[in-house]
Context: one part of a larger RNA
RNA sequence: CGGUGGUUAAGGAACUCUGCAAAAUGGCCCCGUAAGUUCGCGAUAAGGGGCGCCUACGCAAGUAGGCCACAGAAAAUCGGCUCUAACGACUGUUUAUCAAAAACACAGGACUCUGCUAACACGCAAGUGGAUGUAUAGAGUCUGACGCCUGCCCGGUGCUGGUAGGUUAAGGAAGGCGGUUAGCCUCACGGCGAAGCUGGCGACCGAAGCCCCAGUAAACGGCGGCCCUAACUAUGAGGGUCCUAAGGUAGCGAAGUUCCUUGUCGGGUAAGUUCCGACCUGCAUGAAAGGCGUAACGAUUUGAGCACUGUCUCAACCACCGACCCG
Numbered sequence: 001c002g003g004u005g006g007u008u009a010a011g012g013a014a015c016u017c018u019g020c021a022a023a024a025u026g027g028c029c030c031c032g033u034a035a036g037u038u039c040g041c042g043a044u045a046a047g048g049g050g051c052g053c054c055u056a057c058g059c060a061a062g063u064a065g066g067c068c069a070c071a072g073a074a075a076a077u078c079g080g081c082u083c084u085a086a087c088g089a090c091u092g093u094u095u096a097u098c099a100a101a102a103a104c105a106c107a108g109g110a111c112u113c114u115g116c117u118a119a120c121a122c123g124c125a126a127g128u129g130g131a132u133g134u135a136u137a138g139a140g141u142c143u144g145a146c147g148c149c150u151g152c153c154c155g156g157u158g159c160u161g162g163u164a165g166g167u168u169a170a171g172g173a174a175g176g177c178g179g180u181u182a183g184c185c186u187c188a189c190g191g192c193g194a195a196g197c198u199g200g201c202g203a204c205c206g207a208a209g210c211c212c213c214a215g216u217a218a219a220c221g222g223c224g225g226c227c228c229u230a231a232c233u234a235u236g237a238g239g240g241u242c243c244u245a246a247g248g249u250a251g252c253g254a255a256g257u258u259c260c261u262u263g264u265c266g267g268g269u270a271a272g273u274u275c276c277g278a279c280c281u282g283c284a285u286g287a288a289a290g291g292c293g294u295a296a297c298g299a300u301u302u303g304a305g306c307a308c309u310g311u312c313u314c315a316a317c318c319a320c321c322g323a324c325c326c327g
Base pairs, nucleotide, nucleotide: 001322002321003320004319005318006317007316008315010313011312014311019308027051028050029049030048031047036041038145052067053066054065055064056063057062068072080306081305082304083303085301086300087298088297092104093103108143109142110141111140112139113138114137120129121128122127146293147292148291149290151223152222153221156220157219158216159215160214161213162212165211166210167209171205172204175201177199178198179197180196183192184191185190224242225241226240227239228238251285252282263279264278265277266276267275
């Protein structure tokens, strides 16, 4: 000097990103116990008191009297508590070896597909799972207890349905055109040229699809701008105009979302970029990528307080183990 334990005057979080760590709390019995609440909880809430031994009585529980100690749950074991807000309902699951969470799951909700040789999945196939199940079943996707709710837009994309018209493949195909040549013509050069074979065209007939017409948003998604206006001012119920498929409803809101921003006001502090309550000017909230609440729950996260302390003011000492010195 380091490690692991232990004690400490006065103060008591002044430490620090943060009470990290440590301290404190702790058992049993009795008393007592708030807000809130889904009436189950919250709750060991909080906050108090008692605890050994002997004698008497008593079945016991216990009651009364007495005795000792610094100390009677005498050791060990053995909850700190309260308030506040966020997120997730909950118990659960997860990054074996830096993340345990607000992530995943979940019961519940919704949509879509699937009539059984089901849909779907694996496989080249045979076949298998689904299922020895049968729509109160199975599969996929989203949401995520519960409560109150879930607005408008189908123009684009997707999906579903429709079929008059347009377009349209393979294939079929009337008919041209070309090559070849038995034959014919020609004095010759050469020309014509049936059938067959063959090359390439090809009117016309050809489905689904696409175009087209509808439906559908708990499908993918989207949900405006400018100007004017009330008897102070300010504001703008109201009006005008442009554009759109429709212009964001209820809620919530400087938010885990707010750039400007330490917004402004209030609370808490002597002092508060955090926190809580409001306001709304929402850079860039918003309704199953759910919106807003919510008792209980949480090794979650934020802020505050009580208790308690070597975290600190500010360090000291003790024990052991190292380091170090001598052998």